[in-house]
RNA sequence: GCGGGCGUGGUUCAAUGGUAGAACGGGACCUUGCCAAGGUUCAGACGAGGGUUCGAUUCCCUUCGCCCGCU
Numbered sequence: 001g002c003g004g005g006c007g008u009g010g011u012u013c014a015a016u017g018g019u020a021g022a023a024c025g026g027g028a029c030c031u032u033g034c035c036a037a038g039g040u041u042c043a044g045a046c047g048a049g050g051g052u053u054c055g056a057u058u059c060c061c062u063u064c065g066c067c068c069g070c071u
Base pairs, nucleotide, nucleotide: 001070002069003068004067005066006065007064010024011023012022013021018054026042027041028040029039030038047063048062049061050060051059
């Protein structure tokens, strides 16, 4: 330099044009004589910028980061 793949809560992963979910983790409360476990509830995310569309995490372009291959 060329090609391909992946970027989503704190972490690990879903969803794939129509309100973004789960598990673990965190806060509050309940339960318990205390701890642990359990229950209820709350907060928290689509790497960035454009485009298409009534509507984009999803499609297109550019860009940034990581990984793999080729040279």